[in-house]
RNA sequence: GCCCCCAUAGUUCAAAGGAUAGAACGGGAACCUCCUAAGUUCUAAAUCUGGGUUCGACUCCCGGUGGGGGCA
Numbered sequence: 001g002c003c004c005c006c007a008u009a010g011u012u013c014a015a016a017g018g019a020u021a022g023a024a025c026g027g028g029a030a031c032c033u034c035c036u037a038a039g040u041u042c043u044a045a046a047u048c049u050g051g052g053u054u055c056g057a058c059u060c061c062c063g064g065u066g067g068g069g070g071c072a
């Protein structure tokens, strides 16, 4: 230098054109308990960035950024 893949809650992953973006673990609160742990209930929290296509984009297209891999 060229090519390919990936980027979603704090973490690990779903959602693959139409939902209010969902789960587990973790966090917060309440109940329970003498206290703690466990358990039950409730709760906060995310689409890397800028454009484009579309009635509608996490999803498709283009550029950028970051990470991983291959060739040279």
Base pairs, nucleotide, nucleotide: 001071002070003069004068005067006066007065010025011024012023013022018055027043028042029041030040031039048064049063050062051061052060
Predicted 3D model of a 72-nucleotide RNA (transfer RNA) from a Thermoflexales bacterium.
It matches the Rfam family "tRNA". By type it is a transfer RNA. Rfam describes the family as follows. Transfer RNA (tRNA) molecules are approximately 80 nucleotides in length.
The sequence is in RNAcentral, with records from ENA.
Its mean pLDDT, the model's own confidence on a scale to 100, is 80.